[in-house]
RNA sequence: ACCUGAAAAAGGCAAACCGUCCGAAAGGGCGGGACGCAAAGACAAGGGGGCUAAAGCGCGAACGCGCCAGGCCAGCCCGUCCGCCAGG
Numbered sequence: 001a002c003c004u005g006a007a008a009a010a011g012g013c014a015a016a017c018c019g020u021c022c023g024a025a026a027g028g029g030c031g032g033g034a035c036g037c038a039a040a041g042a043c044a045a046g047g048g049g050g051c052u053a054a055a056g057c058g059c060g061a062a063c064g065c066g067c068c069a070g071g072c073c074a075g076c077c078c079g080u081c082c083g084c085c086a087g088g
Base pairs, nucleotide, nucleotide: 002088003087004086005085012037013036017032018031019030020029021028022027035075041081042080043079046078047077048076049073050072051071056067057066058065059064
């Protein structure tokens, strides 16, 4: 430097759900809680995919309906960067 994650150790993160706060929502912060995770660390301004649709635009007499991401998901996949332990 590269490959691998069977066993072990130091440990780490934390799904659903609950409380609370932020948000139009998706979703997120904090606390509790553990389904899982060897990158469940970072990047959403690397690519694809997914979610939402406030503002805007269109339609409508109106309630509303449709379109749309500069919002969101890194625990959907690939990629990039960085990293712990062990084995080779």